[in-house]
Molecule: transfer RNA
Organism: Trichonephila inaurata madagascariensis
RNA sequence: GUCCCUGUAGCGCAAUGGAUAGCGCGUUGGACUUCUAAUUCUGGGGUUGUGGGUUCAAACCCCACCUGGGAUA
Numbered sequence: 001g002u003c004c005c006u007g008u009a010g011c012g013c014a015a016u017g018g019a020u021a022g023c024g025c026g027u028u029g030g031a032c033u034u035c036u037a038a039u040u041c042u043g044g045g046g047u048u049g050u051g052g053g054u055u056c057a058a059a060c061c062c063c064a065c066c067u068g069g070g071a072u073a
Stems, first nucleotide, its partner, number of pairs: 001072005007066001010025004018056001027043001029041003049065005
């Protein structure tokens, strides 16, 4: 240089172009307990890497760029 993959909550990951983008862990507050742990209820936390395009509608499709990883010479 060329090609491929990846990017979504603090972390790990889901989501067929269509309902308010969810799940586990973690975390806030409560219940339970003499206390802690465990269990349980509940709340918060997201410009879906960035910008643009297609579409009635985009995390999803298209283009460019960026991050990380891989193949090849």